Predicted 3D model of a 271-nucleotide part of an RNA (large-subunit ribosomal RNA, domain VI) from a Dehalococcoidia bacterium. The organism belongs to Dehalococcoidia, within Bacteria. The RNAcentral record of the full RNA draws on ENA. It matches the Rfam family "Bacterial large subunit ribosomal RNA". Its family is annotated with structural constituent of ribosome and ribosome in the Gene Ontology.
Context: one part of a larger RNA
């Protein structure tokens, strides 16, 4: 741009890609075979390896605005209590998110046509022959089946909802009707702003006062492990008690404080 008006949804599915792996043990059955030794087909069940996709409840990892705990030193006038530096000073722990070594899933099928091959009828050629006519079997392979992308699939599909038939120029006449341009609108959409279940950017999503979108707050969960002061004990280090304390990022949910404010712009008239 196109997809014979312009819009918003949910779709079919030409075609296309990615997979399609492979093992042990049990039953069948110590059967069938075989002198024994040894040991089946065809069926049905169990459980694993490696590789693939999702995800984060358990189990671990990280988790450099969470918590304690501790060394030196500097400062806060000094005790107490903090704060800077020192790999985040080291050290134990850890939400969210992300991740595996951790979870759960897939590799399917009484399908289909066939290869190589094994057959049935059966001529040419009174026999024989799987083959000429005609008719079955038969693979981890090929089609489908079952995941993923898809209508620029220019053959441009298909179904729901929605909006409607305004004015103006200009040309042509068979005087209202035809081609072309244009304006302001419809449904809708972009901008632009607050953001994440998205993300390099864009794009997608989620919201825009008719409103919980993000930030504060306020209650939750979770995390650490009993804050500070103050009382008591100890000659001190220190220790009880207030106190499952205090303190908490990304989580949950609630609540207009604060930011999303007004608002611009495009957008049919149907060969």
């Nucleotide at each position: 741009c196109g997809u014979a008006g312009g819009a918003g949804g949910c779709u079919u599915g030409a075609g296309g890609g990615a997979u399609u792996c492979u093992c042990u043990c049990c039953c069948u059955a110590g059967u069938a075979c075989g002198a024994g030794a040894g040991g089946a087909c065809c069926g049905g069940g169990a459980g694993g390896g490696a590789c693939a996709g999702a995800c984060c409840u358990g189990u671990g990892g990280u988790g450099u605005g969470c918590c304690a705990g501790u060394u030196g030193u500097u400062c806060c006038g000094c005790c107490a209590g903090g704060a800077g530096c020192a790999u985040a000073g080291c050290u134990g722990g850890g939400u969210a998110g992300c991740c595996a070594u951790g979870u759960c899933u897939g590799g399917u099928g009484u399908c289909g046509a066939u290869a190589a091959c094994c057959g049935c009828u059966g001529a040419a050629g009174g026999c024989a022959u799987c083959u000429a006519a005609g008719c079955g079997g038969g693979a981890a392979g090929c089609g489908c089946u079952g995941c993923c992308c898809a209508a620029g699939a220019u053959u441009a599909g298909g179904c729901c909802u929605c909006c409607c038939a305004u004015c103006c120029c200009u040309g042509g006449c068979u005087u209202g009707c035809c081609a072309g341009g244009g304006a302001g609108u419809a449904a809708g959409a972009c901008u632009g702003c607050a953001g994440a279940g998205a993300g390099a950017c864009u794009a997608u999503c989620u919201g825009c006062u008719u409103g919980a979108u993000a930030g504060g707050c306020c209650g939750g969960a979770u995390g650490u492990g009993u804050a500070a002061g103050u009382g008591g004990g100890g000659u001190a280090a220190c220790c009880c008690a207030u106190u499952c304390a205090g303190c908490u990022u990304a989580c949950c949910g609630g609540u207009a404080c604060u930011a999303a404010u007004c608002g611009g712009u495009c957008g049919a008239g149907g060969g």